[in-house]
RNA sequence: UCUUUAUCCUGAGUGGUGGAGGGAAAGGCCCUUUGAAACCACGGCAACCCUUUGCCCCCUGCGGGACAAAGUCGGUGCCAAAUCCUGCUCUACGUUUUUUUGUAGAGAGAGAUAAGGA
Numbered sequence: 001u002c003u004u005u006a007u008c009c010u011g012a013g014u015g016g017u018g019g020a021g022g023g024a025a026a027g028g029c030c031c032u033u034u035g036a037a038a039c040c041a042c043g044g045c046a047a048c049c050c051u052u053u054g055c056c057c058c059c060u061g062c063g064g065g066a067c068a069a070a071g072u073c074g075g076u077g078c079c080a081a082a083u084c085c086u087g088c089u090c091u092a093c094g095u096u097u098u099u100u101u102g103u104a105g106a107g108a109g110a111g112a113u114a115a116g117g118a
Stems, first nucleotide, its partner, number of pairs: 001118008013042005021031003026086003043079003048075002050071005056065003083110001088107007
């Protein structure tokens, strides 16, 4: 870098250094000198990996797997706003003489994170 699977309306910040940006991108809308990014310290959230227990399945066996509960020493991740919102398609109900356009829902796309593969 590509790819597979899962999740993404829950949750969780103080201090120091720093000194103007940040929220992926575009459009919006926000945050920010009452101090942005970044780095450091400490703290926290969560439970993907992990650990333990229960139960079931596969296997001659070694062993492997599904589900549930608990844990948080360890590997990651995260700690403004739903992934901050939207873009494409479809459906329902409205709107407009027409072109249009609003709301709700479903899906796709893009992105993020984890675990595996190349």
SAM riboswitch aptamer (S box leader) from a Deltaproteobacteria bacterium, 118 nucleotides, folded computationally. Its mean pLDDT, the model's own confidence on a scale to 100, is 82. It was read from a public genome assembly, where an Rfam model found it. Its Rfam family is "SAM riboswitch aptamer (S box leader)". Rfam describes the family as follows. The SAM riboswitch is found upstream of a number of genes which code for proteins involved in methionine or cysteine biosynthesis in Gram-positive bacteria. Of the family's consensus pairs, 97% are formed in the model.